[in-house]
RNA sequence: GUGCCCAUAGCUCAGCCUGGAUAGAGCGUUGGUUUGCGGAGCCAAAGGUCGCAGGUUCAAAUCCUGCUGGGCAUA
Numbered sequence: 001g002u003g004c005c006c007a008u009a010g011c012u013c014a015g016c017c018u019g020g021a022u023a024g025a026g027c028g029u030u031g032g033u034u035u036g037c038g039g040a041g042c043c044a045a046a047g048g049u050c051g052c053a054g055g056u057u058c059a060a061a062u063c064c065u066g067c068u069g070g071g072c073a074u075a
């Protein structure tokens, strides 16, 4: 240089192929409950410009283009 893969909550990930409901799960955090205290259990809540920018569309996490960061292959 060329090709491919990855980027979504504090962490680990699903959803993307096949566009459409309020964007989800586990762990973690906070509050409540329980307990002599704590842990475990149970209930609830907060937490997201879906890497950035642009395009297509009535509508984009999802399709297209460019860029950034990371990984793999190849000369």
Base pairs, nucleotide, nucleotide: 001074002073003072004071005070006069007068010027011026012025013024020058029045030044031043032042033041051067052066053065054064055063